[in-house]
Order: sequence, then C1' cells, then structure tokens
RNA sequence: GCCAGUGUAGCGCAACGGCAGCGCAACUGAUUUGUAAUCAGUAGGUUGUAGGUUCGAAUCCUAUCACUGGCUCCA
Repeated sequence: GCCAGUGUAGCGCAACGGCAGCGCAACUGAUUUGUAAUCAGUAGGUUGUAGGUUCGAAUCCUAUCACUGGCUCCA
C1' cells in the first nucleotide's frame, strides 16, 4: 500500500429501513442483627466521526478515524 471484518450504556452483546433494547455492573428501597443472596424500582446512549439517500437510517451509499486478521512491497 491492497482486501475483509469489527466499532451501539461502565463491561459483554441484540435490534439488519419503522418507538434504541437485554444480561452483568452501578444507584435507591424492601428483606436480614449485619453482609451476601433474593425481590421491587431508578439512572445511564452524538449507535466511532462527517456527509448523502429516504416520509423515516444503528441498519443503505460515500469519505474518514481506530482496532483485528489476511495479502503484497522494501529493508
């Protein structure tokens, strides 16, 4: 340099054009002598970034950034 994949809540992952969610973690309350566990609830998002298409984009298109893997060249 070329090709492919990945990027979504603190972490791990869904949603594959039609209200952005699940588990764990965090916080609050209940329960307990207390902790853990259990139960109920709360909060947390520029869907990597910037544009485009569309009535509507995490999703489709373009560019770009980061990471991972493969290939090639030079040394």
This is a predicted structure of a 75-nucleotide RNA (transfer RNA) from a Bacillota bacterium. It was read from a public genome assembly. Its Rfam family is "tRNA". By type it is a transfer RNA. The source organism's lineage runs through Bacteria, Bacillati and Bacillota. Its mean pLDDT, the model's own confidence on a scale to 100, is 80.